[in-house]
RNA sequence: AGUUGAUAAAGCCACAACCGUCGCGAGGCGGUGUCGGAAAGCCACGGAUCUCCAUAAGGAGACCGCCGGGUUGCCUGC
Numbered sequence: 001a002g003u004u005g006a007u008a009a010a011g012c013c014a015c016a017a018c019c020g021u022c023g024c025g026a027g028g029c030g031g032u033g034u035c036g037g038a039a040a041g042c043c044a045c046g047g048a049u050c051u052c053c054a055u056a057a058g059g060a061g062a063c064c065g066c067c068g069g070g071u072u073g074c075c076u077g078c
Stems, first nucleotide, its partner, number of pairs: 002078002005075001012037002017032006035065001041071003045068003049062005
């Protein structure tokens, strides 16, 4: 430097639900929580899904713990 793998160790994140708060809403933030995760770190770039405005066309958003991609990183082994 590259690569494999997940409990060997040190750690990390936090599903659902509940409470508070912001938002028309999807949903976001904080706390409790701990279903799970080897990137469940980051990016809305492409799809999927969802929301709002709509008669439609279409427009604006949400979501990375749905998939793909980009990018950075801990440890063991090789």
This is a predicted structure of a 78-nucleotide RNA (c-di-GMP-I riboswitch aptamer) from a Desulfobulbaceae bacterium. Its mean pLDDT, the model's own confidence on a scale to 100, is 83. Rfam family: c-di-GMP-I riboswitch aptamer. Rfam's curators write: GEMM was predicted in a large-scale screen for bacterial structured RNA regulatory elements. Rfam links the family to the GO term cyclic-di-GMP binding. The sequence was found by an Rfam model in a public genome assembly.